[in-house]
Context: one part of a larger RNA
RNA sequence: GCCUGCGAGUUAGUGUUACGUCGCGAGGUUAACCCGUGUGGGGAAGCCGUAGCGAAAGCGAGUCUGAAUAGGGCGAGUGUAGUGGCGUGAUCUAGACCCGAAGCGAAGUGAUCUACCCAUGGCCAGGUUGAAGCGACUGUAAGACGUCGUGGAGGACCGAACCCACUUCAGUUGAAAAUGGAGGGGAUGAGCUGUGGGUAGGGGUGAAAGGCCAAUCAAACUUCGUGAUAGCUGGUUCUCCCCGAAAUGCAUUUAGGUGCAGCGUUGCGUGUUUCUUGCCGGAGGUAGAGCGACUGGAUGGCUAAUGGGCCCUACAAGGUUACUGACGUCAGCCAAACUCCGAAUGCCGGUAAGUCAGAGCGCAGCAGUGAGACCGUGGGGGAUAAGCUUCAUGGUCGAGAGGGAAACAGCCCAGACCACCAACUAAGGCCCCUAAGCGUGUGCUAAGUGGGAAAGGAUGUGGGAUUGCGAAGACAACCAGGAGGUUGGCUUAGAAGCAGCCAUCCUUAAAAGAGUGCGUAAUAGCUCACUGGUCAAGUGAUUCCGCGCCGACAAUGUAGCGGGGCUCAAGUACACCGCCGAAGUUGUGGAUUUCGGAUAGUAGACAAGCCUUCGUGGUUCAGUCGUCCGGAGUGGUAGGGGAGCGUCGUGUGGGCGGUGAAGCCGCGGUGUAAACCAGUGGUGGAGCCUACACGAGUGAGAAUGCAGGC
Numbered sequence: 001g002c003c004u005g006c007g008a009g010u011u012a013g014u015g016u017u018a019c020g021u022c023g024c025g026a027g028g029u030u031a032a033c034c035c036g037u038g039u040g041g042g043g044a045a046g047c048c049g050u051a052g053c054g055a056a057a058g059c060g061a062g063u064c065u066g067a068a069u070a071g072g073g074c075g076a077g078u079g080u081a082g083u084g085g086c087g088u089g090a091u092c093u094a095g096a097c098c099c100g101a102a103g104c105g106a107a108g109u110g111a112u113c114u115a116c117c118c119a120u121g122g123c124c125a126g127g128u129u130g131a132a133g134c135g136a137c138u139g140u141a142a143g144a145c146g147u148c149g150u151g152g153a154g155g156a157c158c159g160a161a162c163c164c165a166c167u168u169c170a171g172u173u174g175a176a177a178a179u180g181g182a183g184g185g186g187a188u189g190a191g192c193u194g195u196g197g198g199u200a201g202g203g204g205u206g207a208a209a210g211g212c213c214a215a216u217c218a219a220a221c222u223u224c225g226u227g228a229u230a231g232c233u234g235g236u237u238c239u240c241c242c243c244g245a246a247a248u249g250c251a252u253u254u255a256g257g258u259g260c261a262g263c264g265u266u267g268c269g270u271g272u273u274u275c276u277u278g279c280c281g282g283a284g285g286u287a288g289a290g291c292g293a294c295u296g297g298a299u300g301g302c303u304a305a306u307g308g309g310c311c312c313u314a315c316a317a318g319g320u321u322a323c324u325g326a327c328g329u330c331a332g333c334c335a336a337a338c339u340c341c342g343a344a345u346g347c348c349g350g351u352a353a354g355u356c357a358g359a360g361c362g363c364a365g366c367a368g369u370g371a372g373a374c375c376g377u378g379g380g381g382g383a384u385a386a387g388c389u390u391c392a393u394g395g396u397c398g399a400g401a402g403g404g405a406a407a408c409a410g411c412c413c414a415g416a417c418c419a420c421c422a423a424c425u426a427a428g429g430c431c432c433c434u435a436a437g438c439g440u441g442u443g444c445u446a447a448g449u450g451g452g453a454a455a456g457g458a459u460g461u462g463g464g465a466u467u468g469c470g471a472a473g474a475c476a477a478c479c480a481g482g483a484g485g486u487u488g489g490c491u492u493a494g495a496a497g498c499a500g501c502c503a504u505c506c507u508u509a510a511a512a513g514a515g516u517g518c519g520u521a522a523u524a525g526c527u528c529a530c531u532g533g534u535c536a537a538g539u540g541a542u543u544c545c546g547c548g549c550c551g552a553c554a555a556u557g558u559a560g561c562g563g564g565g566c567u568c569a570a571g572u573a574c575a576c577c578g579c580c581g582a583a584g585u586u587g588u589g590g591a592u593u594u595c596g597g598a599u600a601g602u603a604g605a606c607a608a609g610c611c612u613u614c615g616u617g618g619u620u621c622a623g624u625c626g627u628c629c630g631g632a633g634u635g636g637u638a639g640g641g642g643a644g645c646g647u648c649g650u651g652u653g654g655g656c657g658g659u660g661a662a663g664c665c666g667c668g669g670u671g672u673a674a675a676c677c678a679g680u681g682g683u684g685g686a687g688c689c690u691a692c693a694c695g696a697g698u699g700a701g702a703a704u705g706c707a708g709g710c
Stems, first nucleotide, its partner, number of pairs: 001710006011094003015091010027048003033042003052059002062074004097235002100232001104225006115199009124189001126158003129154001133150005162186003166183005201217001203213003238644006248261005262369002264366007273359001275354008288341001289339002295335003299331004307323001308321004372397010402413003417590004422586003428580003431564003437577001439576006450566001456550002460547010477534005483507003488502003513528001517526002591634009604625003608620004645699001647696010663683005668677003
């Protein structure tokens, strides 16, 4: 990992409550217990209901408050319905759907591992060094000292056994739940070690690492309290049908929990009250706008009070100012917490019409949700950042499949009951991959732009507008001139058109600046403006629009059309005609839910009333089921509701079985599904099936599920 089996909403309570159903009904019902075995009989204590109000005393169809006969609160009003079983939903108390802690407490068991201690034993090859002491000699007055021997000290040295574990390699589902190889440290000591004994869990022991106390230690292990608790995680087993959410508000020792409300469902009631559109009538202060209409902000001009400086001055006055600058005035502005104004939407009411939908509203049972995500729009926060965050409003996803966007929850189209080798369309597409146009017409683009990007830049190119010059000859090119006063004045070493400052005239002329650039130390030189000639038809400027160009740098491999590939396109703009394209729509057949109608013309089933010959009779009408016709619906998570299938057993009826039950292995077939057998072959060898009713240890793929097998 697979297979097989096991594996999770149960049970109790004269609990509570709602619904269904049955009994009795202004009543309903017994409990313990007794008799003793029947589907029994008894047992009225008690409980619920029949009366409420008040805190209560209490009063009573009233009562409480109150001074009140007022008012008000809660009640009554026969037009009243309860109560007891059974079943189901939910809830309460219990382990309460199942599994899961780390932990807490109690009583015990452990020092055969290991820590330390006690008692008693054992072990340490070999080699080296050579302390004290002692002796001899020397030395001295005697010593000290010195030399040579002897001696054999040491947490001394080297190094096996033994003990340790510093480095590295291997091992890492190991040979091994700590090892192996090669080196390393201690090795007469605080040494190592055998045997016996001691210390016990908030305790021991510890040359101290929170270490060790039996592969377990920031509190051992075992059993019990114990099914501790778990607002947390995981899991929770058959089918079909109907409806179908939420991720919000308020509160919370609250924020991943919960309560109430909102939104869902089911039942009962009401019966268009809902919704949409038109019309009519309202409230409002947003967008916008405005401010000489307030509150504030804020730019410039004019005018100029006040204040300051200077002058004048005994005081008063006066003059002046490139200072300040109120008020006023002119022009132009700004505001979420400004408004003289002021929409569109939205909201409220009335009215008319449309719509009849799983609309609205009320009561009751049962929920889930209370982490939301993105996109469009209007805002706040942020940086007018974020696949950011927070509101409002709409959509989609969530809980939504299908087609498109290459792939792609939230974008575009469109809401899947089932079948079909039929048709029409949506978004999007139509050269090939790939269904359908290398469609038609007129343009544009040359950049593979298309098929990523800004400020900014540019005789790219197409179109429009305005305008200058031009056969009295423009623009470009070529030929020629481009002069004189004068080297203008100043400055300067110099300044002569051309470093700089000032001025910028006059003359001759077809024209020529006191000079456009290069150049020189300064001159010189070249050139331009300007003019004539040659030539012969357009040539400049500004501006708007379309499409392009540059700006443009990243890491595996082209790699910013999905690919091939595409240039009068297969790019792009406008216009047009076709076609393809979905689970949309249509067509044909079928299923189911719900609503409406019909139900006898000779036909279905069930209650009640009446008649009755009392029969399983006749008759009347309502409703339900069934049937027929028609309309509309049938995506779906959490969740609510409905109807079924299957397993095991019990009761009753009906059946099958050694002429072969169940089970097992096949074949064949049926049903909308769970499933089943009108059949059939083999195996097997004794029980089984069916209808109705009842009762559950009742359905497996998941729980790092449990056990076994492989």
A computed fold for a 710-nucleotide part of an RNA from Paenarthrobacter sp. PH39-S1, annotated as large-subunit ribosomal RNA, domain II. Lineage of the source: Bacteria > Actinomycetota > Actinomycetes > Micrococcaceae > Paenarthrobacter. The prediction has a mean pLDDT of 83. Its Rfam family is "Bacterial large subunit ribosomal RNA". It was read from a public genome assembly.